[in-house]
């Protein structure tokens, strides 16, 4: 010098418009029981900080990891 952080894990997220799967995790269903299926439900200061906007996961610097 680039490039990558978003849920516990793996990531998506479109010219900036109020955040999501997929895997786990609770719950019911089914089952003699489990596993498996199936239906629900919780979980996010979007590494941290500031600006800039009417708004910022999304630009702008700074700063911290980590990768090459």
């Nucleotide at each position: 010098u680039g490039g990558u952080g978003u849920a516990g894990c793996u990531c998506a997220g479109u010219u900036g418009g109020u955040a999501g799967a997929g895997c786990a995790g609770c719950u019911g269903a089914u089952u003699c029981g489990u596993a498996a299926u199936c239906a629900g439900c919780a979980g996010g200061u979007c590494a941290c900080g500031u600006g800039u906007u009417c708004g910022a996961g999304u630009c702008a610097c700074g700063c911290c990891a980590u990768c090459a």